[in-house]
Molecule: transfer RNA
Organism: Camelus ferus
This record gives sequence, C1' cells and structure tokens, in this order.
RNA sequence: GGGGGUGUAGCUCAGCAGUAGAGCGUGUGCUUGGCUUGCACAAGGUCCUGGGUUCAAUCCCCGGUGCCUCUA
Repeated sequence: GGGGGUGUAGCUCAGCAGUAGAGCGUGUGCUUGGCUUGCACAAGGUCCUGGGUUCAAUCCCCGGUGCCUCUA
C1' cells in the first nucleotide's frame, strides 16, 4: 500500500427498519445480631463521525476515522 472484520451502558456483548436490552459491576431497600448469599428497585446511552435512501435508520448505502486481522 491492498483485502476483510469491527465500533451499542463502567466492562463483556445482544439487538434481520417502528420509543435500545441482558449478564457482570455500581447505588438504595428487604432479609441477617452482623457479613456473605439471595430478592426487589434504581441510576447509567449525542448507538464512533459526516452525508444518502426511507413515512421512519443502531440496522440499508457512501465517505471519514479508531481498533483487530490477512496479504505484500
């Protein structure tokens, strides 16, 4: 330099166009004499960025960019 993949909550990742979720973690409450465990609830997101298509885009198309990988 060229090809491919990938970017979503603090972390690991789902989400085949119709108001964005899980597990772990964090906070609060219940339980306990107390801790652990368990249960309930809550907080936490400009879905990398700029355009396009569409009534509607995290999702489809194009450019940019970070990371991973193959190749030279």